Predicted 3D model of an 89-nucleotide RNA (transfer RNA) from Serendipita vermifera MAFF 305830. Rfam family: tRNA. Rfam describes the family as follows. Transfer RNA (tRNA) molecules are approximately 80 nucleotides in length. Rfam classes the family as a transfer RNA.
RNA sequence: GCUCCAUUAGCCCAAUGGUAGGGCGUUAGACUUCUAAAUAGGGAUAUUUGGUGAUCUAAAGGUUGUGGGUUCGAGUCCCACAUGGAGCU
Numbered sequence: 001g002c003u004c005c006a007u008u009a010g011c012c013c014a015a016u017g018g019u020a021g022g023g024c025g026u027u028a029g030a031c032u033u034c035u036a037a038a039u040a041g042g043g044a045u046a047u048u049u050g051g052u053g054a055u056c057u058a059a060a061g062g063u064u065g066u067g068g069g070u071u072c073g074a075g076u077c078c079c080a081c082a083u084g085g086a087g088c089u
Stems, first nucleotide, its partner, number of pairs: 001088007010024004018072001026059005032053001034051007065081005
């Protein structure tokens, strides 16, 4: 110097040119395990509150790397650039 690949939510990834979604995580709620304290009881236990683990439900969370172009319509097609990776010379 040239070629190719990737860039989408906090993280990891989807998405025939026609409503941008999923998992993890976060937040809230439900249910529940264990546990601590208080109260009641002769006791087994029961109730309440807090903490903790799992499950379920819901919600929030996006200038689709940047800037242009094509199109009625772009995450998707075209051009330039940026960042990361690979290859060739």